[in-house]
RNA sequence: GGCCCCAUAGCUCAGCCGGUUAGAGCGUCGUGCUAAUAACGCGAAGGUCGUGGGUUCGAUCCCCCCUGGGGCCA
Numbered sequence: 001g002g003c004c005c006c007a008u009a010g011c012u013c014a015g016c017c018g019g020u021u022a023g024a025g026c027g028u029c030g031u032g033c034u035a036a037u038a039a040c041g042c043g044a045a046g047g048u049c050g051u052g053g054g055u056u057c058g059a060u061c062c063c064c065c066c067u068g069g070g071g072c073c074a
Stems, first nucleotide, its partner, number of pairs: 001073007010026004019057001028044005050066001052064003
């Protein structure tokens, strides 16, 4: 230098053939249970879907640039 993959909650990840409110597990907080803790049950908070543009009536999803991470070739 060329090519490919990844970026979604604090962490690990789903969501991909564009559509109505963006989700799970763990974690955190509250609460129930218990003498108490753990476990377990219930509930809650937490997201500009990496940045900026484009296409579209409509973008986490499609296209382009950039940033960061990983890999292959040279």

The RNA shown here (transfer RNA) has 74 nucleotides and comes from Trialeurodes vaporariorum. Lineage of the source: Eukaryota > Opisthokonta > Ecdysozoa > Aleyrodidae > Trialeurodes. The RNAcentral record of the sequence draws on Ensembl Metazoa.